[in-house]
Context: one part of a larger RNA
RNA sequence: CCACUCUUAAGGAACUCGACCAAUUGGCCCCGUAUCUUCGGAAGAAGGGGUGCUCUGGCCGGUGAAGGGCUUGCCCCGUAAGCUGGUUGGAGUUGCAACAAAGAGGCUCAGGCGACUGUUUACUAAAAACAUAGGUCUCUGCUAAGUCGUAAGACAACGUAUAGGGACUGACGCCUGCCCAAUGCCGGAAGGUUAACGGGAGGAGUUAGCGUAACUCGUUAUGCGAAGCUCUGAACCGAAGCCCUGGUUAAUGGCGGCCGUAACUAUAACGGUCCUAAGGUAGCGAAAUUCCUUGUCGGGUAAGUUCCGACCUGCACGAAUGGCGUAACGAUCUGAGCAUUGUCUCAAGAGUGGUCCCG
Numbered sequence: 001c002c003a004c005u006c007u008u009a010a011g012g013a014a015c016u017c018g019a020c021c022a023a024u025u026g027g028c029c030c031c032g033u034a035u036c037u038u039c040g041g042a043a044g045a046a047g048g049g050g051u052g053c054u055c056u057g058g059c060c061g062g063u064g065a066a067g068g069g070c071u072u073g074c075c076c077c078g079u080a081a082g083c084u085g086g087u088u089g090g091a092g093u094u095g096c097a098a099c100a101a102a103g104a105g106g107c108u109c110a111g112g113c114g115a116c117u118g119u120u121u122a123c124u125a126a127a128a129a130c131a132u133a134g135g136u137c138u139c140u141g142c143u144a145a146g147u148c149g150u151a152a153g154a155c156a157a158c159g160u161a162u163a164g165g166g167a168c169u170g171a172c173g174c175c176u177g178c179c180c181a182a183u184g185c186c187g188g189a190a191g192g193u194u195a196a197c198g199g200g201a202g203g204a205g206u207u208a209g210c211g212u213a214a215c216u217c218g219u220u221a222u223g224c225g226a227a228g229c230u231c232u233g234a235a236c237c238g239a240a241g242c243c244c245u246g247g248u249u250a251a252u253g254g255c256g257g258c259c260g261u262a263a264c265u266a267u268a269a270c271g272g273u274c275c276u277a278a279g280g281u282a283g284c285g286a287a288a289u290u291c292c293u294u295g296u297c298g299g300g301u302a303a304g305u306u307c308c309g310a311c312c313u314g315c316a317c318g319a320a321u322g323g324c325g326u327a328a329c330g331a332u333c334u335g336a337g338c339a340u341u342g343u344c345u346c347a348a349g350a351g352u353g354g355u356c357c358c359g
Stems, first nucleotide, its partner, number of pairs: 001354008010345002014343001019340001027051005036041001038171001052093012067077003070073001094098001106338007113330002118130002134169007146155003172325004177255003182252002184248005191243003198236001202232005209224007256274005283317001284314001295311005
C1' cells in the first nucleotide's frame, strides 16, 4: 500500500447524480392499528409493553388408591397423595444486556408507469419492455380456414362456430366523439376498357401456265398469274381486373385559417369570410409528451432547474398505435420525512490475509 473484518468523542446525509454502502429493525406473546378499498385487503400498518432464574399461590388437564353405584363388566362415577403438562398471579434475585450467542422485516407520506403472479437481452439492460385473464374485429360449415411439404401426406384435431386460425387492445370502473375524400377490404353488376384462344376480310412471296418486245430463231428482257406452300393479317367474339357504384374505422388513417364584436380595460358567449371528407367531442394537460422554460401562482425548505397541487398560452395530449381514474401488487422510477449510522465534517485505532523488505 491492497483486500476483508471490527470499534469510535461531538454532530447525524452536512457525503453523493442518488442514503450507493454501512448501520438501524429483527423471534415469540400481549395491547393497539389510519387514509383508502374491488370489502378480500391495506396489516406484521404505525406505535407500545413483556421475555432469564429462584421461591410461592390460583386455575385447567393426564395418570391416580380409598370410597360409591348397578345392568357384575378387562364396567361406570369419583377424588386424596405422588408424578406430570399447560396457563395465570405474587415475591425475590443476578448481570451493561435475559428471543443475552447464531439465524430472523427499518418504517411512513405523496406521485409516475404497468392491474396483478409470471417472462426477457445465457456473458454490461429485469424494466415502464413481453406475456396475461378480459375486450373487439375478422376468417373458417369440415376433404374447414391456416401452416409445413415438389408430392404422398401431416398438424389444426381423433376437435366442429360456447370450436379453430389471424390482427389490435390489455384486470376492473366510467367511457370510446366527428370524417368513407385518399388507401385497403367487402358487396354490386348496367355500361366503358381489356389477354390468350376463336375468327379470317384482305395483303405479300413463290410458280405450272399465258401474253408482249427484240434478235443470231431459241434465247434474252418484261407483264399477268391458278392451285398448293410460306409469311402476315382487319372486323367480330372474348374472363377476372381496372374505370364505375354502394358499404365499412376496436380497417390504414385524418380531425383548419383569417377578420371583427360587450357602457373602464381585458376577453369574446356572438357575427363575417375562405377552405375541407371532416375540422379534436368527453376527459386530461409545462405531462415518460412543453421548444420558449428554472412558464406563473400556491405547498414543502433558512434557501427547491427536481417534487406535489393548480392555471391553460397543448412549439407538437386525446379516446382499443385506446382516453381518464383506480384498491392490491413491484429487487420499478421520482420527491419528502422519522429512525439509524464513519456516507460525510475528519479522520483515528485494532485484527486477519496479501504486496513489499530482511533473513
Molecule: large-subunit ribosomal RNA, domain IV
Organism: soil metagenome